[in-house]
A computed fold for a 475-nucleotide part of an RNA from an uncultured bacterium, annotated as small-subunit ribosomal RNA, 3' major domain. RNAcentral holds the full RNA, with entries from ENA and SILVA.

Context: one part of a larger RNA
RNA sequence: UGACGGGGCCCGCACAAGCGGAGGAACAUGUGGUUUAAUUCGAUGAUACGCGAGGAACCUUACCCGGGCUUGAAAUGCGGACGACCGGCGGUGAGACCCGCCUUCCUUUCGGGGCGUCCGCGUAGGUGCUGCAUGGUUGUCGUCAGCUCGUGCCGUGAGGUGUCGGCUUAAGUGCCAUAACGAGCGCAACCCUCAUCGUUAGUUGCCAUCAGGUUAUGCUGGGGACUCUAGCGAGACUGCCAUCGUAAGGUGCGAGGAAGGUGGGGAUGACGUCAAAUCAGCACGGCCCUUAUGUCCGGGGCGACACACGUGUUACAAUGGGCGGUACAAAGGGUCGCCACCCGGUGACGGGGCGCCAAUCCCGAAAACCGCUCUCAGUUCGGAUCGGAGUCUGCAACUCGACUUCGUGAAGCUGGAUUCGCUAGUAAUCGCGCAUCAGCCACGGCGCGGUGAAUACGUUCCCGGGCCUUGUACA
Numbered sequence: 001u002g003a004c005g006g007g008g009c010c011c012g013c014a015c016a017a018g019c020g021g022a023g024g025a026a027c028a029u030g031u032g033g034u035u036u037a038a039u040u041c042g043a044u045g046a047u048a049c050g051c052g053a054g055g056a057a058c059c060u061u062a063c064c065c066g067g068g069c070u071u072g073a074a075a076u077g078c079g080g081a082c083g084a085c086c087g088g089c090g091g092u093g094a095g096a097c098c099c100g101c102c103u104u105c106c107u108u109u110c111g112g113g114g115c116g117u118c119c120g121c122g123u124a125g126g127u128g129c130u131g132c133a134u135g136g137u138u139g140u141c142g143u144c145a146g147c148u149c150g151u152g153c154c155g156u157g158a159g160g161u162g163u164c165g166g167c168u169u170a171a172g173u174g175c176c177a178u179a180a181c182g183a184g185c186g187c188a189a190c191c192c193u194c195a196u197c198g199u200u201a202g203u204u205g206c207c208a209u210c211a212g213g214u215u216a217u218g219c220u221g222g223g224g225a226c227u228c229u230a231g232c233g234a235g236a237c238u239g240c241c242a243u244c245g246u247a248a249g250g251u252g253c254g255a256g257g258a259a260g261g262u263g264g265g266g267a268u269g270a271c272g273u274c275a276a277a278u279c280a281g282c283a284c285g286g287c288c289c290u291u292a293u294g295u296c297c298g299g300g301g302c303g304a305c306a307c308a309c310g311u312g313u314u315a316c317a318a319u320g321g322g323c324g325g326u327a328c329a330a331a332g333g334g335u336c337g338c339c340a341c342c343c344g345g346u347g348a349c350g351g352g353g354c355g356c357c358a359a360u361c362c363c364g365a366a367a368a369c370c371g372c373u374c375u376c377a378g379u380u381c382g383g384a385u386c387g388g389a390g391u392c393u394g395c396a397a398c399u400c401g402a403c404u405u406c407g408u409g410a411a412g413c414u415g416g417a418u419u420c421g422c423u424a425g426u427a428a429u430c431g432c433g434c435a436u437c438a439g440c441c442a443c444g445g446c447g448c449g450g451u452g453a454a455u456a457c458g459u460u461c462c463c464g465g466g467c468c469u470u471g472u473a474c475a
Stems, first nucleotide, its partner, number of pairs: 001475002003472010014459002018422005025314008033305002041052002063300007072123001076122008087102005105114003125289002128287003134283002136278003139274001141272001146185006152161003165176003191266004196234007206223002210221003237260001240254001241252004303441001316415001320374005332363003337356002341352004381412001386407007428451007
């Protein structure tokens, strides 16, 4: 000097006060284990476990079995030979591949050049090892308020001071004080978005007034008022008032205001810590393989299953299930696409077919809401599992896809110890969209809106953190 323990002060869904979960059931998914020819590899307290993977039937694919190739699947250079190669057909084969037949280069200044095949060579290739050789990137403490420097001063020195003290703040935020005076990286602000208003603009959006038309509809003429769209501006600063305070600042169901004291949300992550993670995203040093640890193909595996754990979905019902009727969104996506409408089918879907490269057309139905019924039961709850018949994608759904329909109708009656999330348009609950993508194992991830709570006395305790102080198993 740090670290740790004690003390003081302070903060955080840290506890408390509440609401809803997990832990019990079934299933989905990840992991461990076991099994296996292989179940490819990585991630492992917090900070691994719906994680890399924002799509494993083949491919992917790195694993296993089998069959092929060896200048090689792809790159570059040199030398030599050749005019083939491609394509088509046939044979063999699981395919890759191999064999046979047909066809037979382009350009030229005639030296050559280009392209391709074969041979030889320099080399390629490696998801092989080392994240404890590395770059880059990332997690975490933590969006916590800290981490430092120059000069000066103090100390023999390590070092200290500044950065401490009082008050204050979300904040090393500021004020006062002060052997310190200043400064930098952080904080804050500048950025995006939501909330109000003005202005400009008016199509594909809108429709108050006027006119036309319809069973009906901004449908048409027209209009820019309104909504909206999207550019520019205004607005919030403790600015004003009261009060406390030296000040900074605090308090006020004070005013005004759409918004009030950081207005809500996002982006933004200091010096560093964990030899944290990643050589399998990429790059890269070293080591290793080179007829194989490279590469191509067929099939299998990554999907196994006495079991254990994590994360989820669906439930156990009446604040509910079924049937019927019928309102109200936002944000997205669409030409190898979204598909109105019509016909067929109980349906998944199929056959026709209009529009739309989209504020124009389509996805599109929002669902929770409302009415009737069921009357507390393993049920009209619950839907696992299994059997039959189908649809679609795709060379191909056996291993191993999703969906439809008929039948079947398991466990489960609110879950021990323990444990998690959340302070407001939040939790809870309800649906909608997107990426990846032929299809999809999505109940995941990322967004969007609808309905919409309860509680916070307080800081004694648990956990994590900040500042000061004190002690010394430790470095």